[in-house]
Annotation:
SAM riboswitch aptamer (S box leader) from Sporolactobacillus shoreicorticis, 115 nucleotides, folded computationally. The organism belongs to Sporolactobacillus, within Bacteria. The prediction has a mean pLDDT of 77.
RNA sequence: CUCUUAUCCAGAGAGGCAGAGGGACUGGCCCGAUGAUGCCCGGCAACCUGAUUGCAGAUCGAUGCAAUAAAAGGUGCUAAUUCCUUCAGAAACGAAUGUUUCUGGCAGAUGAGAG
Numbered sequence: 001c002u003c004u005u006a007u008c009c010a011g012a013g014a015g016g017c018a019g020a021g022g023g024a025c026u027g028g029c030c031c032g033a034u035g036a037u038g039c040c041c042g043g044c045a046a047c048c049u050g051a052u053u054g055c056a057g058a059u060c061g062a063u064g065c066a067a068u069a070a071a072a073g074g075u076g077c078u079a080a081u082u083c084c085u086u087c088a089g090a091a092a093c094g095a096a097u098g099u100u101u102c103u104g105g106c107a108g109a110u111g112a113g114a115g
Base pairs, nucleotide, nucleotide: 001115002114003113004112005111006110007109008108013041015040016039017038021031022030023029027084028083042078043077044076047074048073051068052067053066054065055064056063082107087104088103089102090101091100092099093098
């Protein structure tokens, strides 16, 4: 970098360093010298990991699925739903090319696996 798969409406700091940009992209709308982005510490969560129980697996076992509690290790996350939105369809409302809601798709992020 590519592919597969799961998740993305919950949660998380009046801390330290540093000093001007940041929220992926488009259009918006926001955050930021009352200190953003980044790094450290703290925290959150529970994807991997380990434990127990149940079910499936003809038996034992490997294994798979589900539930429960945990947090030592590997990641991740820690403004706003992935901040909203871009494409297609449906429904409702409307005089209207409009508005709202829902579903799917595209794109993206993160984990796990494969190349």